[in-house]
Molecule: SAM riboswitch aptamer (S box leader)
Organism: Desulfosporosinus acidiphilus
RNA sequence: CUCUUAUCAAGAGUGGCGGAGGGACUGGCCCUAUGAUGCCCGGCAACCGAUAGCAAAGCUAUAAGGUGCUAAUUCCAGCAGAACCUUACUUAGGUUCUGAGAGAUGAGAG
Repeated sequence: CUCUUAUCAAGAGUGGCGGAGGGACUGGCCCUAUGAUGCCCGGCAACCGAUAGCAAAGCUAUAAGGUGCUAAUUCCAGCAGAACCUUACUUAGGUUCUGAGAGAUGAGAG
RNA backbone atom coordinates (compact mmCIF):
# COMPACT_ATOMS: atom_id res chain seq x y z
C1' C A 1 0.00 0.00 0.00
C1' U A 2 -4.05 -3.60 -1.34
C1' C A 3 -7.92 -7.17 0.06
C1' U A 4 -11.53 -9.39 3.74
C1' U A 5 -14.38 -8.48 8.02
C1' A A 6 -16.59 -5.82 12.47
C1' U A 7 -17.74 -1.10 14.54
C1' C A 8 -18.50 4.35 14.08
C1' A A 9 -25.94 8.50 18.26
C1' A A 10 -22.63 6.23 24.30
C1' G A 11 -18.03 7.41 27.17
C1' A A 12 -13.47 10.19 28.64
C1' G A 13 -9.19 16.34 32.92
C1' U A 14 -10.65 23.35 35.74
C1' G A 15 -3.46 18.74 34.97
C1' G A 16 1.90 19.74 32.95
C1' C A 17 5.11 21.20 28.60
C1' G A 18 4.81 24.18 24.47
C1' G A 19 3.69 28.06 21.49
C1' A A 20 -0.15 28.70 15.85
C1' G A 21 -2.91 26.65 13.88
C1' G A 22 -6.67 22.82 13.70
C1' G A 23 -11.44 19.87 12.62
C1' A A 24 -8.70 13.59 6.40
C1' C A 25 -10.22 15.90 1.20
C1' U A 26 -13.95 19.82 -1.25
C1' G A 27 -18.00 23.13 0.23
C1' G A 28 -20.25 24.79 4.66
C1' C A 29 -20.11 25.48 9.70
C1' C A 30 -17.05 25.57 13.78
C1' C A 31 -12.70 25.28 17.56
C1' U A 32 -8.45 28.39 18.78
C1' A A 33 -3.72 33.76 22.87
C1' U A 34 -10.06 32.74 28.11
C1' G A 35 -4.14 29.50 24.33
C1' A A 36 -5.24 25.22 19.13
C1' U A 37 -2.37 20.91 16.59
C1' G A 38 1.30 18.08 19.15
C1' C A 39 3.95 15.54 23.44
C1' C A 40 3.59 13.77 28.74
C1' C A 41 0.45 12.39 32.69
C1' G A 42 -4.56 11.25 33.79
C1' G A 43 -9.07 9.18 31.91
C1' C A 44 -12.69 6.35 28.63
C1' A A 45 -13.74 1.98 26.19
C1' A A 46 -13.37 -3.27 25.73
C1' C A 47 -11.42 -4.63 19.11
C1' C A 48 -7.25 -8.37 19.97
C1' G A 49 -4.97 -10.99 23.90
C1' A A 50 -5.23 -12.47 29.20
C1' U A 51 -7.76 -14.18 33.76
C1' A A 52 -12.35 -16.01 36.15
C1' G A 53 -17.54 -18.11 35.98
C1' C A 54 -21.27 -21.18 33.35
C1' A A 55 -21.53 -27.90 30.40
C1' A A 56 -20.26 -25.03 25.94
C1' A A 57 -20.40 -22.43 20.16
C1' G A 58 -21.10 -18.41 23.14
C1' C A 59 -22.28 -15.04 27.03
C1' U A 60 -20.90 -12.31 31.42
C1' A A 61 -17.29 -10.05 34.67
C1' U A 62 -12.30 -7.88 35.50
C1' A A 63 -8.68 -4.41 33.48
C1' A A 64 -1.73 -4.99 35.31
C1' G A 65 -0.70 -6.67 28.25
C1' G A 66 -1.18 -4.79 22.35
C1' U A 67 -3.86 -1.07 19.94
C1' G A 68 -7.55 2.74 19.88
C1' C A 69 -10.12 7.00 21.56
C1' U A 70 -10.49 11.46 24.80
C1' A A 71 -15.00 19.57 20.94
C1' A A 72 -19.34 19.22 17.96
C1' U A 73 -23.30 11.97 15.32
C1' U A 74 -17.41 10.07 11.41
C1' C A 75 -19.43 18.22 13.19
C1' C A 76 -22.93 18.45 8.52
C1' A A 77 -23.22 17.61 3.29
C1' G A 78 -20.70 15.54 -0.95
C1' C A 79 -23.37 9.77 -5.09
C1' A A 80 -28.23 7.33 -5.81
C1' G A 81 -33.24 6.61 -4.32
C1' A A 82 -38.08 7.39 -1.50
C1' A A 83 -41.78 10.59 1.00
C1' C A 84 -43.33 15.55 1.90
C1' C A 85 -43.14 21.15 1.21
C1' U A 86 -42.28 25.79 -1.95
C1' U A 87 -41.95 27.60 -6.91
C1' A A 88 -44.09 25.88 -11.09
C1' C A 89 -44.83 21.65 -14.87
C1' U A 90 -39.09 21.41 -17.00
C1' U A 91 -36.29 22.14 -13.56
C1' A A 92 -34.59 24.45 -9.07
C1' G A 93 -34.55 24.76 -3.77
C1' G A 94 -35.69 22.77 1.18
C1' U A 95 -36.88 18.91 5.23
C1' U A 96 -36.79 13.82 6.79
C1' C A 97 -35.35 8.86 5.86
C1' U A 98 -32.73 4.62 3.35
C1' G A 99 -28.61 2.67 0.82
C1' A A 100 -23.84 3.38 -1.34
C1' G A 101 -19.13 6.03 -1.56
C1' A A 102 -15.18 8.32 1.19
C1' G A 103 -12.78 8.24 5.91
C1' A A 104 -11.30 6.36 10.93
C1' U A 105 -10.17 2.20 14.23
C1' G A 106 -9.54 -3.13 15.45
C1' A A 107 -8.57 -8.15 13.73
C1' G A 108 -6.87 -11.30 9.77
C1' A A 109 -4.46 -12.06 4.89
C1' G A 110 -1.17 -10.61 0.70